Parts: sequence; C1' cells; structure tokens
RNA sequence: GGGCUCAUGGUCUAGUGGUAUGACGUUUCCUUGACGUGGAAAAGGUCGCCGGUUCGAAUCCGGCUGGGCCCA
Repeated sequence: GGGCUCAUGGUCUAGUGGUAUGACGUUUCCUUGACGUGGAAAAGGUCGCCGGUUCGAAUCCGGCUGGGCCCA
C1' cells in the first nucleotide's frame, strides 16, 4: 500500500428499512437476625464519526477513525 471483517447501555449480545432485544452488573423494595440465594420494580443506549438514498436508516451507499485477519 491492497483486500476482507468488526464497532449497539458498565460488560457480553439480538436486531437485514418502521420509535433497539435479552443476559450479567448497578439502584430500590420484599424475603433473612445478617449476608447470600430467590422474587418484584427502576435507571442506564442520540447503535464509532461525517455525509448520501428514503416518507422513514442501527440496518442500504460513500468517506473517515479505531480493532482483528490475510496478501504484498
């Protein structure tokens, strides 16, 4: 330098055009003498960044940034 691929709450993850899913974790409450376990609820995401297409984009297209793999 070229090609492929990935980027989504604190962590991991689902989601192939129509207001983002679940698990763990966190907080509160119940349960316990207390902790843990168990149960209930809540908070937490402008989906890496900038543009384009579209009535509508996490999703499609282009560019950029970062990680991984391969080639040179």
Predicted 3D model of a 72-nucleotide RNA (transfer RNA) from an archaeon. It matches the Rfam family "tRNA". By type it is a transfer RNA. The sequence was found in a public genome assembly.